[in-house]
RNA sequence: AAAAGGCAAACCCGGGGCAACCCGGGGACGCAAAGCCUCCGGCGCCGGGCCAAAGCCCGGGGUAGCGGGGCCGCCGAA
Numbered sequence: 001a002a003a004a005g006g007c008a009a010a011c012c013c014g015g016g017g018c019a020a021c022c023c024g025g026g027g028a029c030g031c032a033a034a035g036c037c038u039c040c041g042g043c044g045c046c047g048g049g050c051c052a053a054a055g056c057c058c059g060g061g062g063u064a065g066c067g068g069g070g071c072c073g074c075c076g077a078a
Base pairs, nucleotide, nucleotide: 006031007030011026012025013024014023015022016021029065035071036070037069039068040067041066042063043062045060046059047058048057049056050055
């Protein structure tokens, strides 16, 4: 290479969370790390502070299917 196998967006149902969003079932838009980790940046959410406002700062949390980075890993012919 090929083939086997894997994951599962939107949406629907049930549950959780103030929210972003998450979990289970159904469902497949896609994915060669769409396996795991918030370390860095981005983008949402919540709380607080500053401010006339625009906005900025701090803390927490979400997104790993936004990008970077780290860790681990299946098949694999000539």
Description:
The RNA shown here (c-di-GMP-I riboswitch aptamer) has 78 nucleotides and comes from a soil metagenome. Model confidence (mean pLDDT): 89 of 100. The RNAcentral record of the sequence draws on MGnify. The model forms 95% of the base pairs in the Rfam consensus.